[in-house]
SAM riboswitch aptamer (S box leader) from Dokdonella fugitiva, 138 nucleotides, folded computationally. NCBI's taxonomy places the organism under Bacteria, Pseudomonadota, Gammaproteobacteria, Rhodanobacteraceae, Dokdonella. The coordinates come from a structure-prediction model, not an experiment, and the mean pLDDT is 82. The model forms 97% of the base pairs in the Rfam consensus. The sequence was found by an Rfam model in a public genome assembly. Its Rfam family is "SAM riboswitch aptamer (S box leader)". From the family's description: The SAM riboswitch is found upstream of a number of genes which code for proteins involved in methionine or cysteine biosynthesis in Gram-positive bacteria.

RNA sequence: UGCUCAUCAAGACCGGUCGAGGGACAGGCCCGACGACGCCGGGGCAACCAGCGGGGCGGGGAUCGCAUGAUCCCGCGCCGCCGCCAGGUGCCAACUCCCGCGGGGACGCGCGACGCGCGAUCCGCCGAGAGAUGGGUG
Repeated sequence: UGCUCAUCAAGACCGGUCGAGGGACAGGCCCGACGACGCCGGGGCAACCAGCGGGGCGGGGAUCGCAUGAUCCCGCGCCGCCGCCAGGUGCCAACUCCCGCGGGGACGCGCGACGCGCGAUCCGCCGAGAGAUGGGUG
């Protein structure tokens, strides 16, 4: 850096330092001299991976049985299954701050009117795209 899979509404702040922008971009809306952003130290959150224990489904094997099947075993696969732990990451303003593309709903307006169109409107509605984090892989 490419591909791929999963997740993204929860959670978690103090001190030091620097000194003006920061939240990628546009539009919004925020944070910021009561010192943001960044960096350093400490603390914390979570549980993706690793580790440990268990469960479910499927597959395979052994034994028993005429058979439906029963019992047992498996470093075989799968599951946002459950619990423990905190080694490797990650994270600690705002949903990934909202939004941009497509669709849906509401509302309003129009019409050749019972369905179509339109919109400087609204919606913690759905999806795509982009991004972030982790796992796998070249």